[in-house]
Context: one part of a larger RNA
Parts: sequence; structure tokens; C1' cells
RNA sequence: GGGUUGUUAAGGAACUCGGCAAGUUGACCCCGUAACUUAGGGAUAAGGGGUGCUCAAGUGAUUGAGUCGCAGAGAAUAGGCCCAGGCGACUGUUUAGCAAAAACACAGGUCUCUGCUAAAUCGAAAGAUGACGUAUAGGGGCUGACACCUGCCCGGUGCCGGAAGGUUAAGAGGAGAUGUGAGAGCAUUGAAUUGAAGCCCCGGUAAACGGCGGCCGUAACAAUAACGGUCCUAAGGUAGCGAAAUUCCUUGUCAGGUAAGUUCUGACCCGCACGAAAGGUGUAACGAUCUGGGCACUGUCUCAACAACCCGCCCG
Repeated sequence: GGGUUGUUAAGGAACUCGGCAAGUUGACCCCGUAACUUAGGGAUAAGGGGUGCUCAAGUGAUUGAGUCGCAGAGAAUAGGCCCAGGCGACUGUUUAGCAAAAACACAGGUCUCUGCUAAAUCGAAAGAUGACGUAUAGGGGCUGACACCUGCCCGGUGCCGGAAGGUUAAGAGGAGAUGUGAGAGCAUUGAAUUGAAGCCCCGGUAAACGGCGGCCGUAACAAUAACGGUCCUAAGGUAGCGAAAUUCCUUGUCAGGUAAGUUCUGACCCGCACGAAAGGUGUAACGAUCUGGGCACUGUCUCAACAACCCGCCCG
């Protein structure tokens, strides 16, 4: 000097990116327990009080009296708590060896395929899985409890449907033509016509892939524009939410909290560039989740000290 462990005056987060780490709490009994809520929960909420031993009574639970200590769950093992918000409903799963999460899964929702020798999958095939199942079943896609909802666009792409029409291969067809031959013929070539799927075409379909405007003017201060005009489009973003895990400008503005707040919460809406199953908005419960605040508590700190053991170093 370092490591591990322990104790510490006064203060008590001033430390720090951040209470990281440490500490507080802790068992049992009694009292008591809010918002919110899916009425189950929340809840050990929170917050209080008690706990030894002796004697007496009582079958006993227990009650009464007495009594010791600083301390009675006398040591050890044994939740810190509250408020608000984001995300994900939940229990689960995951990067064996830097990530446990808001990622995956999930029950539920929905679309689609599949009538059984099913679809789908593995396999040159035989065969097998699906399934010794049969549409209340099985496969695939998306979404992700629950509540309230899920708007407009089918022009493009995809998919589905369409006894017409156009185009369209081989094949069929064979008018003709050419070569050769005396001819019969043989050979080559070959127009019309016929001819499937596909494509064109006509419809449907968005919980299919996807998309969801611009400019100008207008109200008796000003500002703003319910209103009007015009251009374009397949249609021009509805409800709800909104400086958001999304906001560049931006530490937006206002309010709250602080003495002081780029974070946080509540509003506003000018949404660079939210938005409805790549779901929208809420939501009790849950979370080794993330963010902000508070109480308690503390060597995190002001500011360091001491002790034990170990390591290092020095002397012998």
C1' cells in the first nucleotide's frame, strides 16, 4: 500500500450517470389497512402494540399477581416501504461463454388453404408424418388477456371468379409452291382453318402487399378561419392519442414538484416524420424491466479513523 470483514462522533444522498454498494425491515400474535379494481384482488398494503421468568386459578385456551435485565422472536436463519409514469396483460422462454428485455411464446382474435389417397412436410421412390385425426379437425400468415373500437382507397401488385372476345405452342389441316421424273410417283416446303393454360380483357378482394394531397381567399381591432374557389388523386388520415420508446427546430410554451429541474408529471397541438390487428386508445393484477419523486435507513459522501485476518514490502 492492497484485499476481506467489522465498528464509528455530528450530519444523512451533500456521493454518483444512477442510493451502485452497504444499511434499514424481517418470526409469531393482536389491532388496523387507501386509491383503484376484471370484485378475485390490491394486502404481510401503509401504520401501531405485544413476546422473558416465577407463582396462583382453571381440564385447557387463558386470566391475575409478582419479578429480573440496556436488551425477552435476548444468538443464528427470516420482506424496507410509499407515490406517479412508459412498455409488456399475466406464469413462462431466450443470446451454453458480455444482452433476461419493451425481444420470443402465450390464451384470445382474424384471414386463408384443406372433403380425406386432405392440404402441408420429408423423401428420385417405396414409404412416412399429418392421424390410427376428419372442417368443433389439420396446415400457413398476421395480431396478441380483457374493455371500447378497428375509418377511407381495388388505380398499381398479389389472390379469387369469369361457357364471350383478342393474342397464343406442339399437334391437326392441307390451298398452293419447289426439286426430280417420260409418267405414275417420290421428296421438300407450306396459306386459310382448327388448337390449352397463360397474358390482355371484365368483375371481386385491404385483420392481402400497400396508400391515405397542394395552392389561394374569406368574420365589424388584430389574429384565426366554421365558409368559398381552384388543381391533382384510387382515395386524400376518421375515432383516439400526441414534444410521445415517435418532435428536427427543442432545454417548444404553460402549470406542478425543487432554493435551483436538458430528466419527470399534467396540459397545449405548430404531428420535421402518430394512427387504427407491421392494430389504435385505455386498463386491475403481475415484472431480478425502464423512468421520475418521497419516507425510513445508512461510511455513498463531508472526511476519514480504528480493529481483526490475509497479501505485498522492510528488518532479523
The part of an RNA shown here (large-subunit ribosomal RNA, domain IV) has 316 nucleotides and comes from a metagenome. The prediction has a mean pLDDT of 89. Its Rfam family is "Bacterial large subunit ribosomal RNA". For this family Rfam cites "The comparative RNA web (CRW) site: an online database of comparative sequence and structure information for ribosomal, intron, and other RNAs" (Cannone et al., BMC Bioinformatics, 2002).